[in-house]
Context: one part of a larger RNA
Molecule: small-subunit ribosomal RNA, central domain
Organism: Solanum aculeatissimum
RNA sequence: CUGGGCAUAAAGGGCACGUAGGCGGUUAAUCGGGUUGAAAGUGAAAGCUACCAAAAACUGGCAAAAUGAUCUUGAAACCAAUUCAUUUGAGUGAGACAGAGGAGAGUGGAAUUUCAUGUGUAGGGGUAAAAUUCGGAGAUCUACGAAGGAACGCCAAAAGCAAAGGCAGCUCUCUGGGUCCCUACCGACGCUGAGGUGCGAAAUCAUGAGGAGCGAACAGGAUUAGAUAUCCUGGUAGUCCAUGCUAUAAAAGAUGAGUGUUCGCCCUUGGUCUACGCAGAUCAGGGGCCCAGCUAACGCGUGAAAACACUCCGCCUGGGGAGUACGGUUGCAAGACCGAAACUC
Numbered sequence: 001c002u003g004g005g006c007a008u009a010a011a012g013g014g015c016a017c018g019u020a021g022g023c024g025g026u027u028a029a030u031c032g033g034g035u036u037g038a039a040a041g042u043g044a045a046a047g048c049u050a051c052c053a054a055a056a057a058c059u060g061g062c063a064a065a066a067u068g069a070u071c072u073u074g075a076a077a078c079c080a081a082u083u084c085a086u087u088u089g090a091g092u093g094a095g096a097c098a099g100a101g102g103a104g105a106g107u108g109g110a111a112u113u114u115c116a117u118g119u120g121u122a123g124g125g126g127u128a129a130a131a132u133u134c135g136g137a138g139a140u141c142u143a144c145g146a147a148g149g150a151a152c153g154c155c156a157a158a159a160g161c162a163a164a165g166g167c168a169g170c171u172c173u174c175u176g177g178g179u180c181c182c183u184a185c186c187g188a189c190g191c192u193g194a195g196g197u198g199c200g201a202a203a204u205c206a207u208g209a210g211g212a213g214c215g216a217a218c219a220g221g222a223u224u225a226g227a228u229a230u231c232c233u234g235g236u237a238g239u240c241c242a243u244g245c246u247a248u249a250a251a252a253g254a255u256g257a258g259u260g261u262u263c264g265c266c267c268u269u270g271g272u273c274u275a276c277g278c279a280g281a282u283c284a285g286g287g288g289c290c291c292a293g294c295u296a297a298c299g300c301g302u303g304a305a306a307a308c309a310c311u312c313c314g315c316c317u318g319g320g321g322a323g324u325a326c327g328g329u330u331g332c333a334a335g336a337c338c339g340a341a342a343c344u345c
Stems, first nucleotide, its partner, number of pairs: 004316003008297001012313001014199004021192003025086002028083003033079002035075004040070001042068001049063001051061003089189001091185002093182001095180003101175007108152001113147003117143002123134002160167002205244004213239002218234004256312006264289011293300002318345003327338004
């Protein structure tokens, strides 16, 4: 390489858009490039194979074979090409609908903290127990007022939305996607996608604002043989905002995307139709069981499978060395991406 694989054994890219490429509905006609049939010459000799003669071997004779390419002449199913159609794939439109989808602006209440004032007096706080700590310069508690920042209780759900990351107080503006239904329009316009481009939690970084609570680092008190931890009292970066950067996660469903086929039951979200006491039918989702089938087993079995098939991409090939070294690209840096070998078991 081939073969075989990728939920958990090595292995699905974090996610999308999309270039090249690969693959791709139905009907009819044309064409004859691919494809396929036949014929011709060619395919030197030697060699190879079969036979004959002879034979230690070399040798002699004769026949056959020869992927192929060329030329001529057919076929027209399939692939390709050209053309006319078609509607079920894809899309557009009309009418409804659901939603924490995204961006910006405004605004609300509860709570924590701090501050001001009143009342009031000796403890408060914390723990397994304590201490550090706060408090007669009047704390904790309590009443009223003010400031400021961050997060949004109940509703709330196996719920919903989004490509993934993710998204939750309320209102407004702008805006993306989806579902159902009618089949009006269009007429294969599709799927995948090497490179490429964009998005991408948290943390980090840069500049400037902000800073209530929480809280790496750090300090102290405990615990302990020790305690660079756990527990406690404090507390800086950070967490928040704006604009840039970074590009990684057990980025997980550890399950790539798309299409078709496949026994049933129960619950649930959003439509449509029929019923209108409940229920039934049908699409698109979300969950729980399970037949067949699959699986090493565990389990899968959302018809969006880990079943049966097809198309395209990514990836794997014993453990360690090692996601290291070198080199390159990228970044302000931290690092990220591509990524070995010797040696060893």